[in-house]
RNA sequence: UACCGAUAAUGGCAAACUUGUCGAAAGGCAAGGACGCAAAGCUAAAGGGCCUGUAAAAUGGCAGCCAGCUACCGAA
Numbered sequence: 001u002a003c004c005g006a007u008a009a010u011g012g013c014a015a016a017c018u019u020g021u022c023g024a025a026a027g028g029c030a031a032g033g034a035c036g037c038a039a040a041g042c043u044a045a046a047g048g049g050c051c052u053g054u055a056a057a058a059u060g061g062c063a064g065c066c067a068g069c070u071a072c073c074g075a076a
Base pairs, nucleotide, nucleotide: 004074005073012037013036017032018031019030020029021028022027035064041069042068043067047066048065049062050061051060
């Protein structure tokens, strides 16, 4: 350094739900909340897939579905 992930250490994130708000919707944002997460960090026409919507068509949405990129710590 790479792989790997521990009854280690420093910490971090925040599902469902509730309230408010934006949106046609999916869903997003803020507060509370904590199911869980070794990447639950980033990447969405231009990786795949999924959701909403439409007669049909996403440059609408989902990264906590897979995937790619980057990264703290250092036992076996």